RNA sequence: GAUUUAUAAAGAAGGGUGGAGAGAUUAGGCUCUACGAAGCCCUGGCAACCUUCCGUUACAAGCGGAAAAGGUGCCAAUACCUAACCUGCAUUUGUGUGGGAAAUGAUAAAUU
Numbered sequence: 001g002a003u004u005u006a007u008a009a010a011g012a013a014g015g016g017u018g019g020a021g022a023g024a025u026u027a028g029g030c031u032c033u034a035c036g037a038a039g040c041c042c043u044g045g046c047a048a049c050c051u052u053c054c055g056u057u058a059c060a061a062g063c064g065g066a067a068a069a070g071g072u073g074c075c076a077a078u079a080c081c082u083a084a085c086c087u088g089c090a091u092u093u094g095u096g097u098g099g100g101a102a103a104u105g106a107u108a109a110a111u112u
Stems, first nucleotide, its partner, number of pairs: 001112007013043005021032003026083004044075003049071002051067006079104001085100006
């Protein structure tokens, strides 16, 4: 890098360094940012994917519960919102607004 499966309206920030951008990509919007962006480092934390234990069960799978030492991940805003498709409502017919499913990206685990 590729494939498969799963997850996302919850949760969790301080310092150092750095010096102008950031919120994946394209477009639009909106937001954050010199009261210091991204990146990097340290410390702290959140969560519970991997992990351990308990219950259920068929010593299975699945489901439910507990733990947090270790491997990841994460710590503004739903994955910040919208976009192509289906659909409810409203409409000045331009569109606005709600729901669904997908695509794409992210993360984990397994395989390669």